Predicted 3D model of RNase P RNA and transfer RNA as a complex of 431 nucleotides. Rfam match: Bacterial RNase P class A. It is annotated as a ribozyme. The prediction has a mean pLDDT of 80.

[in-house]
RNA sequence: GGAGUGGUCCGGAUGAUCGCGGCAGGCACGCCUGGCGAGGAAAGUCCGGGCUGCACAGGGCAGAAUGCCGGAUAACGUCCGGCGGGGGCGACCCCGGGAAAGUGCCACAGAGAAUAAACCGCCGCAGUUCGCUGCGGUAAGGGUGAAACGGUGUGGUAAGAGCGCACCGCCCCGGCCGGUAACGGGCGGGGGCACGGUAAACCCCAUUCGCAGCAAGGCCAUAUAGGGAAGCGUCAAGCGUGGCCCGCGCGUGCUUCCGGGUAGGCUGCUCGAGCCUGCCAGCAAUGGCAGGCCUAGAUGAAUGAUCAUCGCCUUCAACAUGAAGGACAGAACCCGGCUUACAGGACCACUCCGCAU
RNA sequence: GCGGGUGUAGUACAAUGGUAGUACAGCAGCUUCCCAAGCUGAGAACGAGGGUUCGAUUCCCUUCACCCGCUCCA
Numbered sequence: 001g002g003a004g005u006g007g008u009c010c011g012g013a014u015g016a017u018c019g020c021g022g023c024a025g026g027c028a029c030g031c032c033u034g035g036c037g038a039g040g041a042a043a044g045u046c047c048g049g050g051c052u053g054c055a056c057a058g059g060g061c062a063g064a065a066u067g068c069c070g071g072a073u074a075a076c077g078u079c080c081g082g083c084g085g086g087g088g089c090g091a092c093c094c095c096g097g098g099a100a101a102g103u104g105c106c107a108c109a110g111a112g113a114a115u116a117a118a119c120c121g122c123c124g125c126a127g128u129u130c131g132c133u134g135c136g137g138u139a140a141g142g143g144u145g146a147a148a149c150g151g152u153g154u155g156g157u158a159a160g161a162g163c164g165c166a167c168c169g170c171c172c173c174g175g176c177c178g179g180u181a182a183c184g185g186g187c188g189g190g191g192g193c194a195c196g197g198u199a200a201a202c203c204c205c206a207u208u209c210g211c212a213g214c215a216a217g218g219c220c221a222u223a224u225a226g227g228g229a230a231g232c233g234u235c236a237a238g239c240g241u242g243g244c245c246c247g248c249g250c251g252u253g254c255u256u257c258c259g260g261g262u263a264g265g266c267u268g269c270u271c272g273a274g275c276c277u278g279c280c281a282g283c284a285a286u287g288g289c290a291g292g293c294c295u296a297g298a299u300g301a302a303u304g305a306u307c308a309u310c311g312c313c314u315u316c317a318a319c320a321u322g323a324a325g326g327a328c329a330g331a332a333c334c335c336g337g338c339u340u341a342c343a344g345g346a347c348c349a350c351u352c353c354g355c356a357u
Numbered sequence: 358g359c360g361g362g363u364g365u366a367g368u369a370c371a372a373u374g375g376u377a378g379u380a381c382a383g384c385a386g387c388u389u390c391c392c393a394a395g396c397u398g399a400g401a402a403c404g405a406g407g408g409u410u411c412g413a414u415u416c417c418c419u420u421c422a423c424c425c426g427c428u429c430c431a
Base pairs, nucleotide, nucleotide: 001353002352003351004350005349006348007347008346009345010344012310013309014308015307016306017305018304020037021036023034024033025032026031027030039328043339044338046337047336048335049334050333051213052212053211054210058246059245060244061243063209064208065207066206067205068082069081070080071079072078083096084095085094086093087092097204098203102202103201104198105197106196119142120141121138122137123136124135125134126133127132150168151167152166153165154164155163169193170191171190172189173188174187176185177184178183217267218266219265220264227258228257229256230255231254232253238250239249240248260430261429274293275292276291277290278289279288280287281286312326313325314324315323316322317321358427359426360425361424362423363422364421367381368380369379370378375411384398385397386396387395404420405419406418407417408416
């Protein structure tokens, strides 16, 4: 200098004027003053938890999710560290229970697709019109396919074949060493090999999960019409309860239609697994301690506009400088993650190649 | 805000993981003096991107678009 890998951060700044939404204070009661006012994803709503109600959520079936090992955590499908397999020269990235419990599927092609199988070829026998035909053997060679039932060599044979043997691979069993474990290493014995793929097919094993969601839930105001009709059900049905059974609680309910009132207020609501700095423990995720800070709570829903100065980038004129433009997107009970979108910019660590010293 | 569902030709719908079909519409041809009807033919699609698999409209994940339901007294 070039090419790359992994990660972190920023997402214009300051001031003035006008405007909007909460909060605090003041009074002459509708104005004044002060202070605060979107994000890294507020998004998608894909997971998990808090909170609230129903038994302080109980048993079983069904169902769903997850899936190497260990750890972190309130919890997770997240994160961290390791193990095994695969890819890359490398930094690094991707994947992860069980296919010898059982069932299903593997189109087309191909002889044969799972208790293997003779299309071509090879070999033997018989026949022959000498072209070949029939029967049998053979999985070494060809061909088909995503996939064809270990590999190399040698012996053997009519030709061949784990048919025999040697080495490599594979499977099973036993015990040893290292590691918390997944697993790794080496030793001994047995087996000619029995076991193709698919579980993001059913399924098996293990673990976890009760259901609903702030339009949850609580209070007030209005209304006296907590009313009427039909259907189902009817003293053990029904409701809470959600797919079913039990249990528990309440104990005449459920559905639809007609009708009445209100189209409102308060609460939940923002101080929280909170943010910043430092130290300590740990490889890390993370945890602990000390100090400091308060940082949106709207409800048809505020968070905006203009001007000035400075700064970055792009484009166009042009080389003094001037003009235009600025990514994705916007809180709605709150957090932890994941995923997706994002103009442009800054930084850190590492790898490979080339050159110079 | 919360919950649920659906995406296939222009339109309405099908399709065991194995060549994506049917009807209507539109186009071309035949028929007719012309049109309509009729007959024949061709074209046209799995919302998008990844993954599992030999192979995906179908199974899994992400994403986009659309639709439906849910206020209080109760």